[in-house]
RNA sequence: GUCCCCGUAGUCUAAUGGAUAUGACGUCGGCCUCCGAAGCCGAAGGUUGCAGGUUCGACUCCUGCCGGGGAUA
Numbered sequence: 001g002u003c004c005c006c007g008u009a010g011u012c013u014a015a016u017g018g019a020u021a022u023g024a025c026g027u028c029g030g031c032c033u034c035c036g037a038a039g040c041c042g043a044a045g046g047u048u049g050c051a052g053g054u055u056c057g058a059c060u061c062c063u064g065c066c067g068g069g070g071a072u073a
Base pairs, nucleotide, nucleotide: 001072002071003070004069005068006067007066010025011024012023018056027043028042029041030040031039049065050064051063052062053061
């Protein structure tokens, strides 16, 4: 250089073009307890890497760019 894959909350992760983007861990609050841990209940936290395009509708499809990984000479 060429080709392929990946990028979603603090971390990991799900979502066939269709209802309010899923779950776990973590964080915070409550219950419980003499106090903690464990357990149970609840809450906050997302410009879905960035910018455009297609579409009635995009995390999903297309183009360019950025970052990470791999193959090849």